[in-house]
RNA sequence: GGGCCUAUAGCUCAGCCGGGAGAGAGCGCGUGGCUUGUAGCCACGAGGUCGGAGGUUCAAAUCCUCCUAGGUCCA
Repeated sequence: GGGCCUAUAGCUCAGCCGGGAGAGAGCGCGUGGCUUGUAGCCACGAGGUCGGAGGUUCAAAUCCUCCUAGGUCCA
């Protein structure tokens, strides 16, 4: 220098291929309940500019371009 992969909640990850309502799960966190209980179980809740910027579109986490960070391969 070039190719490919990854980036979504505090953590681990779905969803992206093939664009459509309100962006989800588990763990963790908060509140309440049950309980002999600093554990466990149940219910409810908070928490996201979907790595950044632009483009296409009525509509973008999803398609296109550039950039950033990490990984990997080639030279």
Description
Model confidence (mean pLDDT): 82 of 100. Transfer RNA from a Patescibacteria group bacterium, 75 nucleotides, folded computationally. It was read from a public genome assembly. Its Rfam family is "tRNA". Rfam classes the family as a transfer RNA. Lineage of the source: Bacteria > Bacteria candidate phyla.